[in-house]
C1' cells in the first nucleotide's frame, strides 16, 4: 500500500480407507488417506460416530456412487469494521 471477508482471535471436535509391492515405493476416491505450524468441522450442526458384517449400483478393489436420513448422536465463545488478518514496502 493492497486484498479478503466463504473474514479474525481464542478454545474445541473429527478422520486417516482400497489395490499392489521386496519396500518407507507406486496406483484409486477424497479436502484430508496420519504424526501435520496440515485438512474438515464446531449447534445456522451430514465434519465425525452408530444403525452397519445394513440395501442397490459400479470397481481391479474400498465406508467408490447412492440409498439408509424432515433415524439416532456429535464439538462455542468473543470482539471489531480507522478492528483483526494476509502479503508487500519502508523505518527504529
Nucleotide at each position: 500500500u493492497u486484498a479478503a471477508a466463504c473474514g479474525g482471535c481464542u478454545a474445541g471436535g473429527g478422520g486417516u480407507g482400497c489395490c499392489u509391492u521386496a519396500g518407507u515405493g507406486g496406483g484409486c476416491u477424497g479436502a484430508g488417506a496420519a504424526c501435520a505450524u496440515a485438512c474438515c468441522c464446531u449447534u445456522u450442526g451430514a465434519a465425525c460416530c452408530u444403525g452397519a458384517a445394513c440395501c442397490g449400483g459400479a470397481u481391479g478393489g474400498u465406508a467408490c456412487c447412492g440409498g439408509c436420513g424432515u433415524a439416532g448422536g456429535a464439538a462455542a465463545g468473543c470482539a471489531c469494521a480507522u478492528a483483526c488478518u494476509a502479503a508487500c514496502u519502508g523505518g527504529u
A computed fold for a 92-nucleotide RNA from Thioploca ingrica, annotated as TPP riboswitch aptamer (THI element). The RNAcentral record of the sequence draws on Rfam and Ribocentre. NCBI's taxonomy places the organism under Bacteria, Pseudomonadati, Thiotrichales, Thiotrichaceae, Thioploca. The prediction has a mean pLDDT of 76.